[in-house]
């Protein structure tokens, strides 16, 4: 000193006036005084919880979510450590149950896309037909010979036929190199290498590694198509929900009118009076901010994290506060001046904004800070 890989952190500060919210005092009230008042994502609402109603004897089927192991956690699709495969010289990083339980699918090409076959291509051992020498037979005869068939050999392959080496298609092609075989070939056979089951042995809590052996010779891809194995999961949400409760209507019970003079009993009560009820609206009040809490020390862990102990209190509304301007200092950007340090005047500051909370995941984000590691040059 270039060029990388990870992981954390900030995200102006002070102080002034105006304004708004909440709690505390003072004050009869207006109102005054102190003191808090947004974030690292308050965002997406995506995954898990808390709480609170509602269902609910236990189970089981549908369903929907997750998947390598071991651990963390109040739980999670998160964190941590590891495994095991891809990628990178490296730091790092990306993925992760089962296709040998079954069904299904696999464009286009290609012969065949998984128990199915032959486009070009090799073969000529086997039937067949062709051609050719030769030999045997029969038959015709002008006796020179010609036709048929029959066979041995050697050639060919438009036919049946054997073969999948090699070429051609594909993202993907049913091991791979030698050698033997053979008509030509094949795990057909043999040995060496990868891979695949099944077993033993060492390690490991585990995934799993390493390492002997034995066996048929080989076994494609998708599970985000059904499926199968494990593990989980009741619904709906703070407009959840509780609690006080005007007023209208609603019941009940007096006073009141009729019936027979009086009780009782019945009937009316349209209109007024009073007193009680239980649901519950409008609105108050709780749920609401003390928490799986923050920060610092210690001790166990390789870590996530737990545990002890000391501190600290730290937004909160329900028509929903948290803002504005300014001044001074930092910071950055170009310009001027200056030999340099600098100095001045101008202008820049993202992303976003609480609403029951609480852990996560993921987006967005000007500037900037730090810390650990990788690899390449120089130079001692």
């Nucleotide at each position: 000193g270039g060029a990388g890989c990870c992981g954390g952190c900030c995200g102006g500060g002070c102080g002034a006036u105006c304004g708004c919210g909440g709690c505390a005092c003072c004050g009869a009230a207006a109102g005054g005084u102190g003191u808090c008042g947004a974030g690292g994502a308050a965002a997406g609402u995506c995954g898990g919880g808390a709480c609170u109603c509602c269902a609910u004897a236990g189970g089981g089927c549908a369903g929907c979510g997750c998947g390598g192991u071991g651990g963390g956690u109040a739980a999670c699709g998160c964190c941590c450590a590891c495994c095991c495969g891809g990628g990178g010289u490296g730091a790092c990083u990306c993925g992760g149950g089962g296709a040998a339980a079954g069904c299904g699918c696999c464009a286009c090409a290609g012969a065949a896309a998984a128990g199915g076959u032959a486009c070009c291509g090799c073969c000529a051992g086997c039937g067949g037909c062709c051609c050719g020498u030769c030999g045997c037979c029969u038959c015709a005869u002008u006796c020179g010979u010609g036709a048929a068939g029959c066979g041995c050999c050697g050639g060919g392959u438009g036919c049946g036929g054997g073969c999948a080496a090699g070429g051609g298609u594909g993202g993907a092609a049913c091991g791979g190199u030698g050698g033997g075989g053979u008509a030509a070939g094949a795990g057909c056979c043999c040995a060496c290498c990868a891979g695949c089951a099944c077993g033993g042995c060492a390690g490991g809590u585990g995934a799993c590694u390493g390492u002997c052996g034995u066996g048929g010779c080989u076994c494609g891809g998708c599970a985000a198509g059904c499926c199968c194995c494990g593990c989980g999961c009741g619904g709906a949400g703070c407009a959840a929900g509780g609690u006080c409760a005007a007023g209208c209507a609603g019941g009940g019970a007096g006073c009141g009118a009729g019936u027979u003079g009086c009780c009782c009993g019945c009937u009316c009560g349209a209109u007024g009076c009073u007193c009680c009820c239980g649901g519950g609206u409008a609105g108050g009040c709780c749920g609401c901010a003390u928490c799986a809490g923050g920060c610092c020390u210690g001790u166990g862990g390789c870590a996530a994290c737990a545990c002890a102990g000391g501190u600290c209190g730290c937004a909160g509304a329900g028509g929903g506060a948290u803002g504005a301007u300014c001044g001074c200092c930092a910071u950055c950007g170009a310009c001027g001046c200056g030999c340099a340090a600098g100095c001045g005047a101008c202008g820049a500051g993202a992303c976003a904004g609480a609403a029951u909370c609480c852990c996560g995941c993921u987006u967005a984000u000007a500037g900037g800070c730090c810390g650990g590691c990788u690899u390449c040059g120089c130079u001692a």

Model confidence (mean pLDDT): 79 of 100. Bacterial RNase P class A from an Actinomycetota bacterium, 380 nucleotides, folded computationally. The source organism's lineage runs through Bacteria, Bacillati and Actinomycetota. The gene name in the source record is rnpB. It matches the Rfam family "Bacterial RNase P class A". Rfam links the family to the GO terms dimeric ribonuclease P complex, tRNA processing and ribonuclease P activity. From the family's description: Ribonuclease P (RNase P) is a ubiquitous endoribonuclease, found in archaea, bacteria and eukarya as well as chloroplasts and mitochondria.